Context: one part of a larger RNA
RNA sequence: AUUGAACGCUGGCGGCAUGCUUAAUACAUGCAAGUCGAACGGUAACAUGCUCUUCGGAGUGAUGACGAGUGGCGGACGGGUGAGUAACGCGUAGGGAUCUGCCCUAGAGUGGGGGACAACCCGGGGAAACUCGGGCUAAUACCGCAUAAUCUCUUCGGAGAAAAGCUUGGGACCUUCGGGCCAAGCGCUCUAGGAUGAACCUGCGUCCGAUUAGCUAGUUGGUGGGGUAAGGGCCUACCAAGGCGACGAUCGGUAGCUGUUCUGAGAGGAAGAUCAGCCACACUGGGACUGAGACACGGCCCAGACUCCUACGGGAGGCAGCAGUGGGGAAUAUUGGACAAUGGGCGCAAGCCUGAUCCAGCAAUGCCGCGUGUGUGAAGAAGGCCUGCGGGUUGUAAAGCACUUUCAUUGGGGAGGAUAAGCUGAUGUUUAAGAGAUAUCAGAUAAGACGUUACCCAAAGAAGAAGCACCGGUUAACUCUGUGCCAGUAGUUGUGGUAAUACAGAGGGUGCAAGCGUUAAUU
Numbered sequence: 001a002u003u004g005a006a007c008g009c010u011g012g013c014g015g016c017a018u019g020c021u022u023a024a025u026a027c028a029u030g031c032a033a034g035u036c037g038a039a040c041g042g043u044a045a046c047a048u049g050c051u052c053u054u055c056g057g058a059g060u061g062a063u064g065a066c067g068a069g070u071g072g073c074g075g076a077c078g079g080g081u082g083a084g085u086a087a088c089g090c091g092u093a094g095g096g097a098u099c100u101g102c103c104c105u106a107g108a109g110u111g112g113g114g115g116a117c118a119a120c121c122c123g124g125g126g127a128a129a130c131u132c133g134g135g136c137u138a139a140u141a142c143c144g145c146a147u148a149a150u151c152u153c154u155u156c157g158g159a160g161a162a163a164a165g166c167u168u169g170g171g172a173c174c175u176u177c178g179g180g181c182c183a184a185g186c187g188c189u190c191u192a193g194g195a196u197g198a199a200c201c202u203g204c205g206u207c208c209g210a211u212u213a214g215c216u217a218g219u220u221g222g223u224g225g226g227g228u229a230a231g232g233g234c235c236u237a238c239c240a241a242g243g244c245g246a247c248g249a250u251c252g253g254u255a256g257c258u259g260u261u262c263u264g265a266g267a268g269g270a271a272g273a274u275c276a277g278c279c280a281c282a283c284u285g286g287g288a289c290u291g292a293g294a295c296a297c298g299g300c301c302c303a304g305a306c307u308c309c310u311a312c313g314g315g316a317g318g319c320a321g322c323a324g325u326g327g328g329g330a331a332u333a334u335u336g337g338a339c340a341a342u343g344g345g346c347g348c349a350a351g352c353c354u355g356a357u358c359c360a361g362c363a364a365u366g367c368c369g370c371g372u373g374u375g376u377g378a379a380g381a382a383g384g385c386c387u388g389c390g391g392g393u394u395g396u397a398a399a400g401c402a403c404u405u406u407c408a409u410u411g412g413g414g415a416g417g418a419u420a421a422g423c424u425g426a427u428g429u430u431u432a433a434g435a436g437a438u439a440u441c442a443g444a445u446a447a448g449a450c451g452u453u454a455c456c457c458a459a460a461g462a463a464g465a466a467g468c469a470c471c472g473g474u475u476a477a478c479u480c481u482g483u484g485c486c487a488g489u490a491g492u493u494g495u496g497g498u499a500a501u502a503c504a505g506a507g508g509g510u511g512c513a514a515g516c517g518u519u520a521a522u523u
Base pairs, nucleotide, nucleotide: 001522002521003520005519006518007517008516009515012370013369014368015367016366017365018363019362020328025326026325027324029323030322031321034073035072036071039070040069042066043065046064047063048062049060050059051058052057080281081280082279089206090205091204092203093202094201095200098198099197103194104193105192106191107190108189109188110187111145113143114142120135121134122133123132124131125130150161151160152159153158165186166185167184168183169182170181173180174179207253208252209251214244215243216242219241220240221239222238223237224236225235226234256278257277258276259275260271261270262269263268283304284303285302286301287300306317307316308315309314334360336359337358338357342356343354344353345352346351373403374402375401376400383394384393385392386391407464409459410458411457412456413455417450423443424442425441426440427439428438429437430436467512468511469510470509471508472493473492474491478507479506480505481504482503488495489494
């Protein structure tokens, strides 16, 4: 000088940060990932319309909407933790044998068919979790057929490989009056390129121990085969006998790595909280499925430990998400508000969801700022302390007088964080079109958790606001009383045995100050 600190005494306000370093210990409760009806069959609830009515109500998916279900996209992001890992894990510089949903730029298509399964209905089993059988049905779910600009394979002849519709609007024409048809938008399929993200390989760097000296059998290399998105002993059969190591292999211990942070003149040393990048993990161990992406924190299966429910047959669970609880500990916060902003998911959109985030609460934990008054005031008051008894000191300190009102208190006013989206109108583009869609411009309207916001004005009154450590030397600051090697003190030197500036108290002083000391830790 510093700290994610703790403890003791004390404590007025604000701003900005930070806050389980220990048990990767166990977790009650609530919330933390949904969304789309413009993919689909439908209608459990709510509302509207219509019909019937005995005026109680009933019926009807027709409409707004929508529980459960099929389907799509997202649950691989965001958030947490640092157990493991001494490793291509990280850092840095490179490489070639790869994949990449959504997005962007292009090219070519989007034809014609089929059969199911949920929901639902009927029946059965079970305490429950749930489950079994039969029957009906839709789709952007599933499966063939056709076509192939391109793509894959190729013996260069050829062979193989797709798709799905929905919404909005409409002048003719057709119509079984549903629509067809046309157009636009959103989709879908194939291909090429890009962007982004991801996988793999390599050089160099990356803690301690030699009281760890040898280690290795898929081990090192080759050939054939398999596997992967992709190179590779990645796997396998055969062949060869290699490969690593005092430039420290192997083994043991410790540890997430980095940007950075602290210290220091620097070189270095120490650390790796918050914030940011990468990695690893998700009760413990193993495994794959789905998918563009996982071997998946709030998915699945198996085993294990633990907890809970049970009708004893069987089931359920995983806070190292945000709060919160027990426990551990010297020690670390609210079971708060809002999606207003920023961002994310879904959706054409309106919007919904979002413990990400933005805010508020608690804590002097840290940094920074402000205040606790200002001026005047000698009878140098009283009191305290000391005294050589004259006085000295506390001390302009107080009182008194004159002012001010920051902050706090009370009452008013009051920005900015809000721009968009949606709606209406105009113009351009698309178009057969004055629909619709899209771009630009204009207009009106609405949306703020924080919030009793920041800030400003006013009112009252010095009013509500100072402590802590130290005073022998080091080291700024001295006397008295008590004690008598006792009680104690102490970082070091030491001090205390009858005048202790070193113990305890008092008066006085010194240093910092809403803090001051002590302890711990680093330089």